[in-house]
SAM riboswitch aptamer (S box leader) from a Gammaproteobacteria bacterium, 124 nucleotides, folded computationally.

This record gives sequence, C1' cells and structure tokens, in this order.
RNA sequence: AACUCAUCGAGACCGGCUGAGGGACUGGCCCUUUGAAGCCGGGGCAACCGGAUCGUUUUCUCUGGAGAGCGAUCAGCGGUGCCAACUCCCGCGGAUUCCCGUGAUGGAAUCCGAGAGAUGAGUG
Repeated sequence: AACUCAUCGAGACCGGCUGAGGGACUGGCCCUUUGAAGCCGGGGCAACCGGAUCGUUUUCUCUGGAGAGCGAUCAGCGGUGCCAACUCCCGCGGAUUCCCGUGAUGGAAUCCGAGAGAUGAGUG
C1' cells in the first nucleotide's frame, strides 16, 4: 500500500512568524488581507487505545484465583485525534409526499441504504 472492525447532527482558540489561499474529490455554497494554508508556543475539547472500579458470560485452575469477551461508570496520567458550517451540502440506488407535465423525462422536501472520506483500534 492493502484488509477488518467501530464511530462520524455533541464538544473545544489564543499569541508569534509569514502572507493567499482553504473547506479530500465533483458541482454548489461558504470561510479568508478584520489575515487562508503552513510552522512554532501555549490553551482547550472529547474519550478510540492503554488505566481504575463494578456487573455479567465464558475458559483455565494448584480451588486461592487467573485470563478473555461484553456492558456500565470513573479519571484525564500516557499514545493518538480534534478545536467554522451535520463528514458544510450534493454525488450512486431506493421509499414516501408534493410540483410541472403527460412524449419520455424532469424538479423539490424528508427518510433509508450503498459508495467515498476522516479518526481510532487491529491485521499485514
């Protein structure tokens, strides 16, 4: 690289350097010289993994316990992540309702699913 699983309507910004882009991609719509992206420093949010406690299932056992799975709660020390807008919205398929029209089609809203993407954990 690739694969698997989980989550994605919540939450959380200041300073310095610098100076024109950024929001993955498409189309939109936004953000941005009242300073984009990036880098540095500090702060914060959250709770995926490690951690603690309890419950439960199961396996092993020298019958004292130990391991693993699942669930609930806690902490925020460590490893990540994140700090405009639902993953900003749409994209592919379907359902319902409505509109235009009746030649096929088309348009709007809501919802469901898929895909893509992001993050974590694991495999490799």